[in-house]
RNA sequence: CGCCGAAUCCCCGGGGCCGCCGGGGAACGGGGGAACCAAGGUGGCCGAUCGGCCACUGGGGCGAACCUCCUCGCCAGAGGAGGCGCGCAAGCUCUUUCAGCGCGAGCCCGUCAGCUAACCCCGUAGGCGUUCGAAAGAGA
Numbered sequence: 001c002g003c004c005g006a007a008u009c010c011c012c013g014g015g016g017c018c019g020c021c022g023g024g025g026a027a028c029g030g031g032g033g034a035a036c037c038a039a040g041g042u043g044g045c046c047g048a049u050c051g052g053c054c055a056c057u058g059g060g061g062c063g064a065a066c067c068u069c070c071u072c073g074c075c076a077g078a079g080g081a082g083g084c085g086c087g088c089a090a091g092c093u094c095u096u097u098c099a100g101c102g103c104g105a106g107c108c109c110g111u112c113a114g115c116u117a118a119c120c121c122c123g124u125a126g127g128c129g130u131u132c133g134a135a136a137g138a139g140a
Stems, first nucleotide, its partner, number of pairs: 001129004008026007027124006037114001040057008058112001059109004066083007084104005092139007099131001
């Protein structure tokens, strides 16, 4: 100097200074929260594939971080395959496809949460400077 990301900018006060701490504002991002509308999953039974009944199963948020199957297991887990999702930014930008590489963690709420006007609450971290790439489209 630049890049990814919501994660920046401004004002006041404090403290040698500051990009630190506290407060306020703007902007950006996220969550909660009416009406209207919508409305779980699995298994079983019944009747005219739609509905009824019964049993079991808590649910949700940030985030790409989920689903199915197989093998091993001293059951806590480990490994593998497929699907799907995410990232690869850094002296033009964005989108799509292909190829290549990598990732699919962690944390929180506490039996409560669909959507959601008013309204309420929270956050403003962290990390980087390389994928040699190919094709198409849009833009500056």
Source information
The RNA shown here (c-di-AMP riboswitch aptamer (ydaO/yuaA leader)) has 140 nucleotides and comes from a soil metagenome. The model forms 92% of the base pairs in the Rfam consensus. Model confidence (mean pLDDT): 75 of 100.